[in-house]
Parts: sequence; C1' cells; structure tokens
RNA sequence: UUCUUAUCAAGAGCGACGGAGGGAACAGGCCCUGUGAAGUCCGACAACCUGCCUUUGGGUAAGGUGCCAAAUCCUGCGGGUAACACCGAAAGAUAAGCU
Repeated sequence: UUCUUAUCAAGAGCGACGGAGGGAACAGGCCCUGUGAAGUCCGACAACCUGCCUUUGGGUAAGGUGCCAAAUCCUGCGGGUAACACCGAAAGAUAAGCU
C1' cells in the first nucleotide's frame, strides 16, 4: 500500500505545560475555543487482539492498539416523506487478518 471481516447514537479530567486555532479532505451548514484551540505529558474510558481467571455466560485490564464536545457533528449519492423522520450506499475512522 491492496483486499477481507467486524464495529462506529454508549463511555472517558474543574490536572500540568502550551499558547490560537479546532471539528479528516472538498463544498454548504452548524458548532467548539482566552471561562484557553491544536500539540505534549499525566490521568481516564473502552475491551478489537494477546495474556491471566472461569461455573464457557463471562470476568480481569498486565501487554499491543484505539479513544476522551455534538451520530463518524449534519448534509452531499439512491430510496422514502407534503415536509421532516427513517432506510441504504459511498467516503472515512478503528481493530484483526491478508498481500
């Protein structure tokens, strides 16, 4: 890097440093942010893989990842509705595997 499978409406700080941006990319919205953004550290959450325990349902959280505003913030394509709602796809994210 390619492909496959699974999941994506739950959960997570009144901490330290840091200083102006951030919500993947494009477009349109809508938001967060000096009552402190990104980032780093600590901490927390979760339980996909490994480990350990097990009454085989599960438990645990040591190791490998992941994650910590809002549904993957919403829309973009198709279906559906009077209009919403709603359903699906695409794209994306994460894990495990494959090349």
A computed fold for a 99-nucleotide RNA, annotated as SAM riboswitch aptamer (S box leader). Its mean pLDDT, the model's own confidence on a scale to 100, is 86.